A computed fold for a 114-nucleotide RNA from a soil metagenome, annotated as SAM riboswitch aptamer (S box leader). Its Rfam family is "SAM riboswitch aptamer (S box leader)". The literature on the family includes a 2010 paper in J Mol Biol by Montange et al., "Discrimination between closely related cellular metabolites by the SAM-I riboswitch". Its family is annotated with regulation of gene expression in the Gene Ontology. Model confidence (mean pLDDT): 81 of 100.
RNA sequence: UCUUAUCGAGAUGGGCGGAGGGAUCGGCCCCGUGAAGCCCGGCAACCGAGUCUGUGCCUAGACAGCCAGACCGUCGGUGCCAAAUCCGUCAGGCAGCAUGCCUGAAAGAUGAGA
Numbered sequence: 001u002c003u004u005a006u007c008g009a010g011a012u013g014g015g016c017g018g019a020g021g022g023a024u025c026g027g028c029c030c031c032g033u034g035a036a037g038c039c040c041g042g043c044a045a046c047c048g049a050g051u052c053u054g055u056g057c058c059u060a061g062a063c064a065g066c067c068a069g070a071c072c073g074u075c076g077g078u079g080c081c082a083a084a085u086c087c088g089u090c091a092g093g094c095a096g097c098a099u100g101c102c103u104g105a106a107a108g109a110u111g112a113g114a
Base pairs, nucleotide, nucleotide: 001114002113003112004111005110006109007108013040014039015038016037020030021029022028025088026087027086041081042080043079046077047076048075049074050071051070052069053068054067056066057065085107090104091103092102093101094100095099
């Protein structure tokens, strides 16, 4: 960089630290009643392992193996722990004076694969 799946749930506590943070831009927020970061802790279940299932594949038939599905959170690889991806940006639609709502796209994040 490309492909693909997911993104309204959950965790949000402690120690060190000491001023920033929420991707970008605009907005709106969080923050010395302690930001970022690090460690512990926690959440989740994307991948691998594991368990179970199968008129599945393989086989003469089985075992093993492979494949598919379900389960689990025990182990490993990630990820995550204010607010919907915090909201918006582009297109379409609905209702409507200002504005609101819905759908899709774009952008982004994470996993898996190339």